A computed fold for a 74-nucleotide RNA from Luteimonas sp., annotated as transfer RNA. Lineage of the source: Bacteria > Pseudomonadati > Gammaproteobacteria > Lysobacterales > Luteimonas. Rfam family: tRNA. The family's RNA type in Rfam is transfer RNA. Its family is annotated with triplet codon-amino acid adaptor activity in the Gene Ontology.
[in-house]
RNA sequence: CUCUGGAUAGCUCAGACGGGUAGAGCAUCGGUCUCAUAAACCGAGAGUCGCGGGUUCGAAUCCCGCUCCAAACC
Numbered sequence: 001c002u003c004u005g006g007a008u009a010g011c012u013c014a015g016a017c018g019g020g021u022a023g024a025g026c027a028u029c030g031g032u033c034u035c036a037u038a039a040a041c042c043g044a045g046a047g048u049c050g051c052g053g054g055u056u057c058g059a060a061u062c063c064c065g066c067u068c069c070a071a072a073c074c
Base pairs, nucleotide, nucleotide: 002072004070005069006068007067010026011025012024013023020057028044029043030042031041032040050066051065052064053063054062
């Protein structure tokens, strides 16, 4: 260089095929319970969905370019 996969909450990931309210677990914080802690249960916060354009009434999702990471080949 070529080719393939990936980038979404603090962490691990789902959602993309087939456009229509951005989610789960863990972690953090608050509450219930307890003499207290842990566990359990309830709740909350946390996101320009890698970046920039395009299509569309509407884009994490479709199209184009770019950046980064991983693997393969040479």